[in-house]
Context: one part of a larger RNA
């Protein structure tokens, strides 16, 4: 240089205890009755984890369950429990130190320092409860100041403060992009702050439409990258209508009229009333109208609906139970579930184990059952509150229909719309109608027409999310997949905020090498055992390169 033989290293292969993604869910909260999160403690021997709390790997009650058990890394030694039913699983229920909202005061969180009341008592001290702050209601006291007030005080109730994300609001970015940048964009996005719920938000037309007509409101798909917007650059970017999903509609003011009151302004209470072919009040006439009454009204009955007590019944969660059929012959082999052969059962040939590929060996699968107890949801019944409904026609009347509103002007915002020919729709500022012959809108305005009533309020579902629970995967298989398969948010780093790792596999089973030899009673190794295998011997499944080595062959 070449072959041989190891030695190092741990790639590859295979495999999985975990990740990752979706889909479901009669889940979606905890917490001053003290949460989330932690410190400290608890075991016969105990360092971590894990549960648990001075009753401290646990205590009591109801169920299940049916024989071993005293969690686990981690084996062990002791000592004990258990069919007078243990261990273990579920459901309630007791205990539940200290911090922590932290709430008697303080504090460098897990400590320090009171005070009241009862109580017991060895007369020093012990043991139980209470004691924050705001705000709401209610007693009670109560000044300056005479009533009063203001302030004290004492009871009661409520809130705080946590959660992964969805969700409303209120503030509100920059890098980018534009091949520079300032309008634009990014983005009304990321972040902050309040704020709420199982969904939240929206919502019952002053909505759209276009001569026909739709009928609240959310979400999907489409209309559409369309109409349009724009240093008309980069980009931005609808809507109506069509198709589905989902369906649901109500409730006050006001005018009147009773009833209190009253600083004569008016004010509270009941009654009445709720809409766009206008509604609706008064007033008079008609017709209908269950029942009493002092037939103005007010009481009662019917029917219809919330809503909230107990009671049954259904389903459902929270533990489980029962479950067909060969350990059949040969064979190979260490081991059969494998390969020839015969048999069987199937509402069950999903799936995972067992010494290699099992329907029939074991878990289970399909199918059929199951609850003392808690919990939610539906239905019936009953009782309580409590809404509603028991009329409409004519005619007259000119009483009512949300005002510092709508509308302007000025200066912002949002919509696809960046002032623009700019409607709409919110804000701030100045001003500032009508009120039914009335008002808004229909993308400048002006006419016709057409539609709908703003200036109070409620409202399921159709959605939105996934810390949890269970099911699935043409996801990944240990430099992949979570940062983390394993004692990880761990070691270990930094004052701190905060950054942040490496690390999986012996075997079917420890069967984890009795004995004996070398060595220093070593380290490690030789025999021998044990296993199928020991270059599977705990540095342990294959065991690739780099490197480093020993022994030949060949040449310099």
């Nucleotide at each position: 240089c070449g072959u041989a033989u190891g030695g190092u290293g741990g790639a590859u292969g295979c495999c999985u205890a975990g990740a990752c993604u979706c889909a479901u869910g009669c889940g979606a909260a905890c917490g001053a009755u003290g949460a989330a999160g932690g410190a400290c403690g608890u075991g016969a021997c105990a360092g971590g984890c894990u549960g648990c709390g001075a009753u401290a790997a646990g205590c009591c009650u109801c169920g299940g369950g049916g024989a071993g058990c005293u969690g686990u890394c981690a084996a062990g030694u002791g000592a004990g429990c258990u069919u007078u039913g243990a261990u273990c699983c579920g459901g309630g229920g007791a205990u539940u130190u200290c911090c922590g909202a932290a709430u008697g005061g303080g504090g460098c969180a897990a400590c320090c320092c009171a005070c009241c009341u009862u109580g017991a008592u060895u007369u020093a001290u012990c043991a139980a409860g209470g004691u924050a702050u705001u705000g709401u209601a209610a007693a009670c006291u109560g000044a300056a100041u005479u009533c009063a007030u203001a302030g004290g005080u004492u009871u009661a109730c409520a809130a705080a403060g946590u959660g992964a994300a969805c969700c409303c609001a209120g503030c509100g970015a920059a890098c980018u992009g534009a091949a520079a940048c300032a309008u634009c964009u990014u983005a009304g996005u990321a972040g902050c702050u309040g704020g709420a719920g199982g969904a939240a938000a929206a919502g019952a037309a002053a909505u759209c439409a276009a001569u026909a007509g739709a009928g609240a409101u959310u979400c999907c798909g489409u209309u559409a990258g369309u109409a349009g917007u724009g240093g008309c650059g980069a980009g931005c970017g609808a809507a109506a209508g069509c198709g589905g999903a989902u369906u649901a509609g109500c409730c006050c003011a006001a005018a009147c009229c009773u009833u209190g009151u009253u600083u004569c302004g008016g004010c509270a209470a009941g009654g009445g009333g709720u809409u766009g072919u206008g509604g609706g009040g008064u007033u008079a006439u008609c017709u209908a109208u269950u029942c009493c009454u002092u037939u103005u009204a007010g009481g009662a009955a019917a029917c219809u609906g919330a809503u909230u007590u107990u009671a049954u019944u259904u389903u459902a969660u929270u533990a489980g139970c029962a479950g067909a059929a060969u350990a059949c012959c040969u064979u190979u082999g260490g081991a059969a579930a494998g390969a020839g052969g015969a048999a069987c059962c199937a509402u069950a040939g999903a799936a995972g184990g067992u010494a290699a590929c099992a329907g029939u060996c074991c878990u289970g699968u399909a199918u059929g059952c199951g609850a003392a107890a808690a919990u939610a949801a539906a239905a019936u019944a009953u009782a309580a509150u409590u809404g509603g409904u028991u009329a409409g026609a004519u005619a007259a009347u000119u009483c009512c229909c949300g005002a510092g509103u709508a509308g302007g002007g000025c200066g912002g915002g949002a919509c696809c719309g960046g002032a623009g020919a700019a409607a709409u729709c919110c804000c701030g500022u100045c001003u500032g109608a009508a009120a039914c012959u009335g008002g808004g809108a229909g993308c400048a305005c002006u006419a016709a027409c057409u539609u709908c009533c703003a200036a109070g309020g409620c409202u399921a579902a159709a959605u939105a999310u996934u810390g949890c629970a269970u099911g699935a995967g043409a996801u990944c298989g240990a430099u992949a997949g979570u940062g983390a398969a394993c004692u990880a948010g761990u070691a270990c780093c930094g004052u701190g905020a905060g950054g942040g790792a490496a690390a999986g596999g012996u075997g079917a089973a420890a069967a984890g090498c009795a004995u004996c030899c070398c060595g220093g009673u070593g380290a490690g190794g030789g025999a021998g055992a044990u296993g199928a295998a020991a270059u599977a011997g705990u540095a342990u499944c294959u065991g690739a390169a780099a490197c480093c080595a020993u022994a030949u062959g060949c040449u310099u």